RNAcentral holds the full RNA, with entries from SILVA. The part of an RNA shown here (small-subunit ribosomal RNA, 5' domain) has 487 nucleotides and comes from a metagenome. It matches the Rfam family "Bacterial small subunit ribosomal RNA". Rfam links the family to the GO terms ribosome and structural constituent of ribosome.
Context: one part of a larger RNA
RNA sequence: GAAUCAACGCUGGCGGCGUGCCUAACACAUGCAAGUCGAACGAGAAAGUGGAGCAAUCCAUGAGUAAAGUGGCGACCGGGUGAGUAACACGUGACUAACCUACCUCCGAGUGGGGAAUAACUCCGGGAAACCGGGGCUAAUACCGCAUAACAUCGCAAGAUCAAAGCAGCAAUGCGCUUGGAGAGGGGGUCGCGGCUGAUUAGCUAGUUGGCGGGGUAACGGCCCACCAAGGCGAAGAUCGGUAUCCGGCCUGGGAGGGCGCACGGACACACUGGAACUGAAACACGGUCCAGACUCCUACGGGAGGCAGCAGUGGGGAAUUUUGCGCAAUGGGGGAAACCCUGACGCAGCAACGCCGCGUGGAGGAUGAAGCCCCUUGGGGCGUAAACUCCUUUCGACCAAGACGAUAAUGACGGUACUGGUGGAAGAAGCACCGGCUAACUCUGUGCCAGCAGCCGCGGUAAUACAGAGGGUGCGAGCGUUGUUC
Numbered sequence: 001g002a003a004u005c006a007a008c009g010c011u012g013g014c015g016g017c018g019u020g021c022c023u024a025a026c027a028c029a030u031g032c033a034a035g036u037c038g039a040a041c042g043a044g045a046a047a048g049u050g051g052a053g054c055a056a057u058c059c060a061u062g063a064g065u066a067a068a069g070u071g072g073c074g075a076c077c078g079g080g081u082g083a084g085u086a087a088c089a090c091g092u093g094a095c096u097a098a099c100c101u102a103c104c105u106c107c108g109a110g111u112g113g114g115g116a117a118u119a120a121c122u123c124c125g126g127g128a129a130a131c132c133g134g135g136g137c138u139a140a141u142a143c144c145g146c147a148u149a150a151c152a153u154c155g156c157a158a159g160a161u162c163a164a165a166g167c168a169g170c171a172a173u174g175c176g177c178u179u180g181g182a183g184a185g186g187g188g189g190u191c192g193c194g195g196c197u198g199a200u201u202a203g204c205u206a207g208u209u210g211g212c213g214g215g216g217u218a219a220c221g222g223c224c225c226a227c228c229a230a231g232g233c234g235a236a237g238a239u240c241g242g243u244a245u246c247c248g249g250c251c252u253g254g255g256a257g258g259g260c261g262c263a264c265g266g267a268c269a270c271a272c273u274g275g276a277a278c279u280g281a282a283a284c285a286c287g288g289u290c291c292a293g294a295c296u297c298c299u300a301c302g303g304g305a306g307g308c309a310g311c312a313g314u315g316g317g318g319a320a321u322u323u324u325g326c327g328c329a330a331u332g333g334g335g336g337a338a339a340c341c342c343u344g345a346c347g348c349a350g351c352a353a354c355g356c357c358g359c360g361u362g363g364a365g366g367a368u369g370a371a372g373c374c375c376c377u378u379g380g381g382g383c384g385u386a387a388a389c390u391c392c393u394u395u396c397g398a399c400c401a402a403g404a405c406g407a408u409a410a411u412g413a414c415g416g417u418a419c420u421g422g423u424g425g426a427a428g429a430a431g432c433a434c435c436g437g438c439u440a441a442c443u444c445u446g447u448g449c450c451a452g453c454a455g456c457c458g459c460g461g462u463a464a465u466a467c468a469g470a471g472g473g474u475g476c477g478a479g480c481g482u483u484g485u486u487c
Base pairs, nucleotide, nucleotide: 001487002486003485004484006483007482008481009480010479013359014358015357016356017355018354019352020351021317026315027314028313030312031311032310035073036072037071040070041069048061049060050059051058052057080270081269082268090194091193092192093191094190095189096188099187100186101185104183105182106181107180108179109178110177111176112146114144115143121136122135123134124133125132126131152161153160154159166175167174168173196242197241198240203233204232205231208230209229210228211227213225214224215223245267246266247265248264249260250259251258252257272293273292274291275290276289295306296305297304298303323349325348326347327346331345332343333342334341335340362392363391364390365389372383373382374381375380396428398423399422400421401420406414431476432475433474434473435472436457437456438455442471443470444469445468446467452459453458
């Protein structure tokens, strides 16, 4: 000098675009963050309103609506965090004849005929609750046989085994379903190479290294198991310890290099801690299940409930980091034939000079030069055209009016915002650091090795350009300094 996820001190007018818990992966009140489909299925309220009736009540409507259940798809995406991890985790290149792939696209074949249940509901029972048990009824695109079997699997062959579901529509037809082939996109696995530190860590290893056979997996493999052999790694640093997500990139530098990995994008890992599997095309699953543990809460003491490293927000820690906002209008995602519903993704707004960029705080004229303050050799000099005063302008802001693009016909949170026009008036808007040398900028007073300053050299002990105040000056300017960190 440049840079910063910065903080602190003084100061602070506006706008645009960004950024905002680096510390306790500490604990969390409350609300919201993943639902949707009645064109898969059965069942199905109430309030209210209208009518009848003396009334109790009944009928219609509300409404095949709400709420719930079976079933399908989604919930594995999106969002967060960086604890762990020195590893094929990541980057890059290659391989997979050792593999998988729901939804989507293209091509082929099929979609025949049956059955038995079960939730909801109802009845009974248990429980404080969470919830649970039993009897009975019922539907399906839920479940199970039969037929058919190209492909697939098994088999030397003959042959054997393996599927399906309907719904909407008057219909045409559409959407589905089953089974194959191909594709696209996505993923699993293997290998070469690459990227930290310590030798004051030198030896490490028993499923260890290899083989044979099996189990398991979508798939290769000690991945797992039985048996057999005795191997395997290591100064080109094994093992152990420390530290650390990795990359595209970012900062600096002329470069070589050094440092960093915040925001944005890709990958990985994690979801109170540890372990496990289930479902599923895919999870060993943040807002699923089970077990154990710590913690918090409820309890009728028998037993239960919970997991913000989602968005806000609270306590705590800390030098330090925001609103319990608006909207699905746009973009994107899930479901649905659609209408539409959901979406703290996202789009916006709010807070913060935290950063970058832009703008303003007025312009012109105006004295041998007011007052005031400072200096002084008392003659004068400086602040200084600065002010006053005269003329002018109105950016930004204020008030009034009109008012978008973003939205293809409709739909706008932002927003009566941006932008535009008008009104009035210099009006509402300047500070901070420094002035001994390095380093740009000097005098006076006070103080007297005191009080203090200081990045280095060093200043201060009675004339201090170095302390403190003042006048003046220099630098930058809505900022300026200080501190931390990197080059």
Model confidence (mean pLDDT): 87 of 100.